RNA sequence: CGCCGAAUCUCGUCUUGACUGAGGACGAGAGCGGGGAAACCGAGUUCCCGGGGCGAACCCACCAACGGUGGGGGCGCAGGCUCCUUUAGCGCCAGCCCGACAGCUAACCCCGCAGGCCGACGAAGGAGGA
Repeated sequence: CGCCGAAUCUCGUCUUGACUGAGGACGAGAGCGGGGAAACCGAGUUCCCGGGGCGAACCCACCAACGGUGGGGGCGCAGGCUCCUUUAGCGCCAGCCCGACAGCUAACCCCGCAGGCCGACGAAGGAGGA
């Protein structure tokens, strides 16, 4: 310079011996993202082996078996302006949270704006922009 991801931008106050800037703390706004929450619709109730959320991170089969293999499916990446489709190649399919509780859901309410990565860089078609 770029990449994954919602995770960016702006303003104000405070912060130093003085000023400016940077950084930090707090607050507000815009924008992006997520959760809860009527009617209608859906759902019979109870029990337990609970149930639910963020995220691509799921399903099935097999094995010499708690890990691996294969198939299907999902996600990400590069001719460098962006987007869509196909194809080839490479990579990922984790982790965390709520705490007995949540279907959908307008008004309304609440929450987040983190963390991680590094040198490789195929092809075809289409749309837009500069």
About this RNA: c-di-AMP riboswitch aptamer (ydaO/yuaA leader) from a soil metagenome, 130 nucleotides, folded computationally. The RNAcentral record of the sequence draws on MGnify. Of the family's consensus pairs, 92% are formed in the model. Its Rfam family is "c-di-AMP riboswitch aptamer (ydaO/yuaA leader)". Its family is annotated with cyclic-di-AMP binding and regulation of gene expression in the Gene Ontology.